Context: one part of a larger RNA
Molecule: large-subunit ribosomal RNA, domain VI
Organism: Streptomyces avermitilis
RNA sequence: CGCAGGAAUAUUGAGAAGGGCUGUCCCUAGUACGAGAGGACCGGGACGGACGAACCUCUGGUGUGCCAGUUGUCCUGCCAAGGGCAUGGCUGGUUGGCUACGUUCGGGAGGGAUAACCGCUGAAAGCAUCUAAGCGGGAAGCCUGCUUCGAGAUGAGUAUUCCCACCUCCUUGAGAGGGUAAGGCUCCCAGUAGACGACUGGGUUGAUAGGCCAGAUCUGGAAGGCGGGUAACCGCUGGAGGUGACUGGUACUAAUAGGCCGAGGG
Numbered sequence: 001c002g003c004a005g006g007a008a009u010a011u012u013g014a015g016a017a018g019g020g021c022u023g024u025c026c027c028u029a030g031u032a033c034g035a036g037a038g039g040a041c042c043g044g045g046a047c048g049g050a051c052g053a054a055c056c057u058c059u060g061g062u063g064u065g066c067c068a069g070u071u072g073u074c075c076u077g078c079c080a081a082g083g084g085c086a087u088g089g090c091u092g093g094u095u096g097g098c099u100a101c102g103u104u105c106g107g108g109a110g111g112g113a114u115a116a117c118c119g120c121u122g123a124a125a126g127c128a129u130c131u132a133a134g135c136g137g138g139a140a141g142c143c144u145g146c147u148u149c150g151a152g153a154u155g156a157g158u159a160u161u162c163c164c165a166c167c168u169c170c171u172u173g174a175g176a177g178g179g180u181a182a183g184g185c186u187c188c189c190a191g192u193a194g195a196c197g198a199c200u201g202g203g204u205u206g207a208u209a210g211g212c213c214a215g216a217u218c219u220g221g222a223a224g225g226c227g228g229g230u231a232a233c234c235g236c237u238g239g240a241g242g243u244g245a246c247u248g249g250u251a252c253u254a255a256u257a258g259g260c261c262g263a264g265g266g
Base pairs, nucleotide, nucleotide: 001152005163006162007161008160009159010158011157015149016148017147018146021049022048023047024046025045026044027043033038051106052105053104054103055102059100060099061098062097066093067092068091069090070089071086072085073084074083075082076081110144111143112142117137118136119135120134164265166178167177168176169175170173183261184260185259186258187203188202189201190200191199208254209253210252211250212249213248214247215246218242219241224237225236226235227234228233
């Protein structure tokens, strides 16, 4: 820009893409077959490999403003307690998130038309013949079935709901301009989204983010005080103190206010 007024929502599915892999073992059955050695079709079951998708309950990984320990040095006047720097100084753990080494699931069944091939009936050609008329069976392959996208499918589809028929001008037309409606954009707070656009939620009739409160989780016993010990240190107060992203709540802070676009239907 189009989809013959302007919008919001829900859809149909032309078409396109993905997927389609395979092994071992067991039962049937040491059966059919075979002198024996050996050893099935058909059918049923179990466990895998590779590949793929989703997810984070578990097991691990990561963890740079979480907790603790600790070395050197500088600083907060000193003690004590802390802060900075040294790869995040180093070390031990670790929430959310993201992940695989983790978990779950998938390849299919079914239907249709067929290939090679196997048949039925059957003439031409009194026989024979799967074929000439006619009718069956038959593959990991084909069309479906499953998943995803999908009306620019210009062949532009469908349904529901909302908005209305304004003003001015002229060269009267599917005309130009203007203010609006439904609705949308901008702007702002954010993230289940994200390179940027986009998308999703929220914008005071508000829990969207921050803060605060409570909880969870993690760390692992804070500071101060008291007691013990010559001291290092230990015990008690006390599962203490601290705690990013998690859960619930709470208008304290910030989403204020505003601007713009947007039909009049031959």